[in-house]
RNA sequence: CGCUCAUCCAGAGGGGCAGAGGGAAACGGCCCGUUGAAGCCCCGGCAACCCUCCAGUCGGUCUCGCACUUUCCAAGGCGAGGCUCCCGGCUAGGGAAGGUGCCAAUUCCGUCUCGCGGCGAGAUGCGCCGCGAGGAAGAUGAGGA
Numbered sequence: 001c002g003c004u005c006a007u008c009c010a011g012a013g014g015g016g017c018a019g020a021g022g023g024a025a026a027c028g029g030c031c032c033g034u035u036g037a038a039g040c041c042c043c044g045g046c047a048a049c050c051c052u053c054c055a056g057u058c059g060g061u062c063u064c065g066c067a068c069u070u071u072c073c074a075a076g077g078c079g080a081g082g083c084u085c086c087c088g089g090c091u092a093g094g095g096a097a098g099g100u101g102c103c104a105a106u107u108c109c110g111u112c113u114c115g116c117g118g119c120g121a122g123a124u125g126c127g128c129c130g131c132g133a134g135g136a137a138g139a140u141g142a143g144g145a
Stems, first nucleotide, its partner, number of pairs: 001144001003143006013043005021032003026111004044103003049099002051095003055091005060083007107137001112134009
C1' cells in the first nucleotide's frame, strides 16, 4: 500500500513509574477503571505464524506395458511396478533456541446482505426479537510490490 494468502468462540499476569480514562474508528448497547485507565519500563507466561523433527499420503522421478493409427514411433495419455537421495503440496503428531505476536469479556456485541423461526388481531410486504450463513471493517503472521 483499497496487493496476496492463512488465522481470529482456545490459551496466558505480576511488579514499578504514572494519574483518568479505556474496550480501533462513528453511532447504539454492554462492560473495565481511584481496590488505579491509557502510556512507558522490568520480570513472568501463552501460543505455534515463521523455524524445526517424525510418520503417512499425493505429486515428482525411474522402468515396463497398453491403444487411438493403414503402418511405425511414442512427446502427450492410460495402467502396473520400483525409488524415497533431492524438491514441493496435504494430513496427523512432537519441539521451542531465535524473529514476530499475544496475555478481561468471540475481533466484547450490534450496524450491511441472505435464510429460518417467533411476535405485531390477516399478510409472500413492513417493523421488532431470536438463531444461522456470508460480507464489510479491523487485528496478527507469512509473502509481494
The prediction has a mean pLDDT of 78. A computed fold for a 145-nucleotide RNA, annotated as SAM riboswitch aptamer (S box leader). It matches the Rfam family "SAM riboswitch aptamer (S box leader)". Gene Ontology term of the family: regulation of gene expression.